[in-house]
The RNA shown here (transfer RNA) has 75 nucleotides and comes from a Thermoproteota archaeon. Its Rfam family is "tRNA". The family's RNA type in Rfam is transfer RNA. The organism belongs to Thermoproteota, within Archaea. RNAcentral records the identical sequence in 2 taxa. RNAcentral holds the sequence, with entries from ENA.
Order: sequence, then C1' cells, then structure tokens
RNA sequence: AGCGGGGUGGGGAAGCCUGGUCAUCCCGUUGGGCUCAUAACCCAAAGAUCGAAAGUUCAAGUCUUUCCCCCGCUA
Repeated sequence: AGCGGGGUGGGGAAGCCUGGUCAUCCCGUUGGGCUCAUAACCCAAAGAUCGAAAGUUCAAGUCUUUCCCCCGCUA
C1' cells in the first nucleotide's frame, strides 16, 4: 500500500441482507423476596441514542461516502 472481518449499556453477543416508531438477550451492578444465614432461585430497577462526521429519506444501529481504531491475509 491492497483486500477481508469487526467497533452496539460495566463485560459478551444478536439486530444490518429486507430502514419503521419502547434497540433484545446473557453475565455483572443496585433494591426487594425466600433462608437461621450464605449461595442458588424468584421479582423489580438503573445503565448504550449504536466508533466520528456528512449524505439519502417522512423516518437510519440498518443504505451511501470519507475518516479513526482493532484483528487477519497478501505485497
């Protein structure tokens, strides 16, 4: 330098192909229940506006462009 994959709550993953009005799940955290107590289990809550910016659209996590970062391959 070229090509491919990825960036979404504190951690991990789905959602993208086919744009749609509360962004889902697991773990963790906090509060409550249960228990003699702890763990487990049950209930509830907080927490991301989706790597950055622009474009298209009535509407963008999703489509387009540029840039940044991570991983791999080739030279």